[in-house]
RNA sequence: GCGCCUGUAGCUCAGUUGGUAGAGCACACGACUUAUAAUCGUGCGGUCCCUGGUUCGAGUCCAGGCAGGCGCA
Numbered sequence: 001g002c003g004c005c006u007g008u009a010g011c012u013c014a015g016u017u018g019g020u021a022g023a024g025c026a027c028a029c030g031a032c033u034u035a036u037a038a039u040c041g042u043g044c045g046g047u048c049c050c051u052g053g054u055u056c057g058a059g060u061c062c063a064g065g066c067a068g069g070c071g072c073a
Base pairs, nucleotide, nucleotide: 001072002071003070004069005068006067007066010025011024012023013022019056027043028042029041030040031039049065050064051063052062053061
């Protein structure tokens, strides 16, 4: 330099045909226990990497950037 993949909660990741953004872990509180852990319940937590475009409507489609990974040279 060229090609491909990835970017969503504090972390690891889902998200179908474009139609109200989710799970597990972590954290907080509660239940249980003499107490702690484990377990169970509830809660908290998001400008979906950035900027535009298409659309009634974009995490999803298109363009250009940024960051990371892999391959080729």